[in-house]
RNA sequence: AGAGUUUGAUCCUGGCUCAGGACGAACGCUGGCGGCGCGCCUAACACAUGCAAGUCGAACGGAGCUUAGAGAGCUUGCUUUUUAAGCUUAGUGGCGAACGGGUGAGUAACGCGUGAGUAACCUGCCCUAGAGUGGGGGACAACAGUUGGAAACGACUGCUAAUACCGCAUAAGCCCACGGUACCGCAUGGUACUGAGGGAAAAGGAUUUAUUCGCUUUAGGAUGGACUCGCGUCCAAUUAGCUAGUUGGUGAGGUAAUGGCCCACCAAGGCGACGAUUGGUAGCCGGACUGAGAGGUUGAACGGCCACAUUGGGACUGAGACACGGCCCAGACUCCUACGGGAGGCAGCAGUGGGGGAUAUUGCACAAUGGGGGAAACCCUGAUGCAGCGACGCCGCGUGGAGGAAGAAGGUUUUCGGAUUGUAAACUCCUGUCGUUAGGGACGAUAAUGACGGUACCUAACAAGAAAGCACCGGCUAACUACGUGCCAGCAGCCGCGGUAAUACGUAGGUGGCAAGCGUUAUCCGGAUUUAUUGGGUGUAAAGGGUGUGUAGGCGGGACUGCAAGUCAGACGUGAAAAUCAUGGGCUCAACCCAUGACUUGCGUUUGAAACUGCGGUUCUUGAGAGUGGGAGAGGUAAACGGAAUUCCUGGUGUAGCGGUGAAAUGCGUAGAUAUCAGGAGGAACACCGGUGGCGAAGGCGGUUUACUGGACCACAACUGACGCUGAGACACGAAAGCGUGGGGAGCAAACAGGAUUAGAUACCCUGGUAGUCCACGCCGUAAACGAUGAAUGCUAGGUGUAGGGUACGAACGUAUUCUGUGCCGCAGCUAACGCAAUAAGCAUUCCACCUGGGGAGUACGGCCGCAAGGUUGAAACUCAAAGGAAUUGACGGGAGCCCGCACAAGCAGUGGAGUAUGUGGUUUAAUUCGACGCAACGCGAAGAACCUUACCGGAGCUUGACAUCCACAGAAGGCCGAGUAAUGUCGGCUGUGCCCUUCGGGGAACUGUGAGACAGGUGGUGCAUGGUUGUCGUCAGCUCGUGUCGUGAGAUGUUGGGUUAAGUCCCGCAACGAGCGCAACCCUUACGGUCAGUUGCUACGCAAGAGCACUCUGGCCGGACUGCCGUUGACAAAACGGAGGAAGGUGGGGACGACGUCAAAUCAUCAUGCCCCUUACGCCCCGGGCUACACACGUACUACAAUGGCGCAAACAAAGGGAAGCGAAGCCGCGAGGCGGAGCAAACCCCAUAAAAGGCGUCUCAGUUCGGACUGCAGGCUGCAACUCGCCUGCACGAAGCUGGAAUUGCUAGUAAUCGCGGAUCAGCAUGCCGCGGUGAAUACGUUCCCGGGCUUUGCACUCACCGCCCGUCA
Repeated sequence: AGAGUUUGAUCCUGGCUCAGGACGAACGCUGGCGGCGCGCCUAACACAUGCAAGUCGAACGGAGCUUAGAGAGCUUGCUUUUUAAGCUUAGUGGCGAACGGGUGAGUAACGCGUGAGUAACCUGCCCUAGAGUGGGGGACAACAGUUGGAAACGACUGCUAAUACCGCAUAAGCCCACGGUACCGCAUGGUACUGAGGGAAAAGGAUUUAUUCGCUUUAGGAUGGACUCGCGUCCAAUUAGCUAGUUGGUGAGGUAAUGGCCCACCAAGGCGACGAUUGGUAGCCGGACUGAGAGGUUGAACGGCCACAUUGGGACUGAGACACGGCCCAGACUCCUACGGGAGGCAGCAGUGGGGGAUAUUGCACAAUGGGGGAAACCCUGAUGCAGCGACGCCGCGUGGAGGAAGAAGGUUUUCGGAUUGUAAACUCCUGUCGUUAGGGACGAUAAUGACGGUACCUAACAAGAAAGCACCGGCUAACUACGUGCCAGCAGCCGCGGUAAUACGUAGGUGGCAAGCGUUAUCCGGAUUUAUUGGGUGUAAAGGGUGUGUAGGCGGGACUGCAAGUCAGACGUGAAAAUCAUGGGCUCAACCCAUGACUUGCGUUUGAAACUGCGGUUCUUGAGAGUGGGAGAGGUAAACGGAAUUCCUGGUGUAGCGGUGAAAUGCGUAGAUAUCAGGAGGAACACCGGUGGCGAAGGCGGUUUACUGGACCACAACUGACGCUGAGACACGAAAGCGUGGGGAGCAAACAGGAUUAGAUACCCUGGUAGUCCACGCCGUAAACGAUGAAUGCUAGGUGUAGGGUACGAACGUAUUCUGUGCCGCAGCUAACGCAAUAAGCAUUCCACCUGGGGAGUACGGCCGCAAGGUUGAAACUCAAAGGAAUUGACGGGAGCCCGCACAAGCAGUGGAGUAUGUGGUUUAAUUCGACGCAACGCGAAGAACCUUACCGGAGCUUGACAUCCACAGAAGGCCGAGUAAUGUCGGCUGUGCCCUUCGGGGAACUGUGAGACAGGUGGUGCAUGGUUGUCGUCAGCUCGUGUCGUGAGAUGUUGGGUUAAGUCCCGCAACGAGCGCAACCCUUACGGUCAGUUGCUACGCAAGAGCACUCUGGCCGGACUGCCGUUGACAAAACGGAGGAAGGUGGGGACGACGUCAAAUCAUCAUGCCCCUUACGCCCCGGGCUACACACGUACUACAAUGGCGCAAACAAAGGGAAGCGAAGCCGCGAGGCGGAGCAAACCCCAUAAAAGGCGUCUCAGUUCGGACUGCAGGCUGCAACUCGCCUGCACGAAGCUGGAAUUGCUAGUAAUCGCGGAUCAGCAUGCCGCGGUGAAUACGUUCCCGGGCUUUGCACUCACCGCCCGUCA
């Protein structure tokens, strides 16, 4: 000293939370010792028991006991009398009991703190000084007797002493009233001296002659008290008025003393916004805790003061009390009782019950310190000194030290190599704090006396021996892994963790932290500048009153002078001690204790200074006001007048509609509307001018004229002389709506009615329509009453409009300048930014108002105002961790601009209807294996499920396994035959002996079988743990970086702008300059030509052979196209348009190629892979079945519905491919599928292989047909171990639906669509699918308004998981 938390990110505002310290603490876990402290915070609740205040016989009379002496009686050891001494003491008397100890209920007060005052006072014991102590008297206890009562406690009679009580004498001095003189004081007044008069004292005791302790009186001191005053001392105004002894006076009374303290009379005062009164809370302070300080909180222990003593009241005694362990009365409670009556007061020390989260022993001693009494000895002392209990706090010590690597074992973890626990342990050596035992043994005590205590301390011996826990480990915040759990259990101070790989839960190991403690909880301060004096704000975050006038208050211009209240400086008094701080000292150290110093920032007294503020005086004119002269204005109030328009009424013309809307309808109209003309009525508002023009304090003010009236501005400078600013309360004004009374009512128009719209439509739209709007008077008192910006003054660059006035240039025009108002732009400065910027949100000053997280809530209650509606003032409980401001990036908008795309439009052909094929959903099933689900799943994985495939189901089997590596043993491997089964598995027999080395015994390699385990295996799960691969936006033109610059920052710029392009393509401009990934190009193919090479290709030779390479063709290498040329346009650009030439023209056509990223997109079943799961099974093998099911729905295709056609006959023209377990010719057989056959060909050679549509000729003639071919029957063919479930093909026969397809929807812009056939992969066989190939070969595009998708810019935003968003209400 800060940190976390609002956001996708940023800055700010703002709250919440944390890290620190403290504690009279409590709780959880744990616990070795000692020292010093502390220990009912709650029930001022109730208390059993014991103790806590007595003492003095040297004040007094008795009584009792002991001893001694003397005497009497006699029962010779008892009773009794007396004297002396001693001891004890109930009573009288004295002193004390008013201290000490406890508690904090009450008290907001002169209670406390601080500083003064008393000339308005008292003070026992104590100290100092002076003066005295003479002589008398009468009683009352005790005691004795009688007597009442249960008791407590009395009553009566009688006796008696005193330092008890009362007169008398005396009076240095004292007191009282009346005088005089001197001095003093702030006033009342005081002091000293003095005159005459009056008044009041006393007590003795002890001892033995010398004192001493007492007593009385006076003065002084000391101590302790009493009273008064200044200042300070909590919250609430939702407490604003309170007060009759109240305020004052006079006079009595009372007190130690002043005083309404009390009383009588008189007066009517006193207090209060500087907060009276009322309500709530509270003992106050020194101090304590915290804080840098200022402050905030607190008042345990220790110290000072106060108050209280069961509750309330009262006095007595006394120097002192209205008295904790005294009295009286009343109340409550408890106890005793003979029911008549009595007793009691732990907030003293212990202790008990209760309350509570919670707080100790019915201990020892008066040895010390102190207190009371006493002459003293001494007695008393739960004050105090000590001990006991409690980790309650602070402080100190210990639980061992050194060595010790095989880095042991064990634990944990692991990539299995190791790492870590860890020199830690074991082990060796050592020490003895502490402990145990034994011995000695204090200080505190000056001579005696020690509770503590045989304690502290010292010495010796013994043995590592008895002594470590607690919370934490996601960030804040130091410290990480494993397992378990699976939004469960749980954690959490805030943010937040947990939904199968949790460093956040639980456990373990380990780390970091503190340590005899550690955590948690409660509370306080801090951090929080988050109440801001130090030290905050109010345009938009919370916050400027709606506006003015003005009271109190606050603040206030220039000069001179005086005073000294504030202010400043010096001195003095006080500010108790303790505490804090510094220094030094004492307990071994420390805590603790002692001493000294500093501090105590305050208050008071006094001396001085005079700048500033203040107060008094004199003066000035610039602030303010007045005066004179001008002009401007929707400023206000009242009255009168005016025209246009709407509506209504009357009349005329005129006829079928009008009106209204997106479209309509309600409505009006043949009883004559709308339209139009003329006349009339009535109310309201004032077009044009008209303007970020004017006026007003704001609200607000708009036809014209008149009357009355407020304010501002300019010029002049000869008046006053600070008269000023602000302004809590107060008063006044205050839009619209609303309210009251009475008018008025044309238009408009809440409510209401009807018609539409809609799923609904209590709305938006339409037709009507009442309050109201208007006037007069009265209320209301609020608005986004906004510039969301209080008023006033001064200062601080400019530029440019506009309104009013003035000056200069002679006048005008115009220019310059000046004052006042009203706008825009803009510098400095300010601001979180936006923005403000002489009309400040800048720099300063003064005053007022207001704010302190969001919600609850401007709500409730109370007060005030109002006729009401309501207004004003204005909370809390509870709840959240945010709410909010400005700006940024994106996404989005039924916002805007520009642009593109078969996106629309223009066209062609389809799909959707039929039948079939195929895929999917659903259903079914033992199983119908699994995956893919908008575009971007659905003829998709699957380029081909009869078995196999195959992952699914049923049944039968195997268990180191079908497959891999390692070990041991046996056997070559293999082949053949048989039994048996649905089949694998199983069983039996025969045969066979190989290769390499060899010391001939054997060994090795490959393979097979058996056995034991390590292990294999899994198309089991998780594509949301992953790699790789793929789809999609999208072949869209975008996506970024470096440096620089701008911004507090997120970010921006670059990449935007003007053009252009298919393109972020290029050009120009520009705080940007460059670069990268994309675009384009480079690659393949196709279109033209050249050249080279040519066999299997080609052919000018009649065929063949041969020859040749001109042509076709093939495949190498080149050329060619670049807006290169010309013209126009364009900015002398990029480029566009047109043209020439050219096979090809503006990226020539096509392909491959897919930026940063998005979709937790798809795939664990291609493959790979983490983790989890199975292991005689979720693995492996075999047979059979299933993936082919079928009320249905959808997608994708094929074939059609026919004449641009079907059928028949004859007969043309391709390209690209494939072929050895292959393609398979010719020829022959079969109607045909096909069969026989086998030439040729590993292919420019041979084969598949006749291309078909087109074209020619013929037939059919519009029909369910000579269209269409489904379905079915029969007969065949092919592949294959096998065609039933479940293949393809052929022939004959049968001949279904279907006559061009609803809403909706798809593809395509040229060699394209459409149409026609051919080939290939997969493959034993199986294609309407897929991938290729060529043939024939169109139509249309005006254009970008609209639909969809995309790109760029801009704007709004409360979205950012980003509109499939966010969010409001109701219900559950």
Notes: The RNA shown here (small-subunit ribosomal RNA) has 1372 nucleotides and comes from an uncultured bacterium. The prediction has a mean pLDDT of 84. Rfam family: Bacterial small subunit ribosomal RNA. The sequence is in RNAcentral, with records from ENA, Greengenes and SILVA.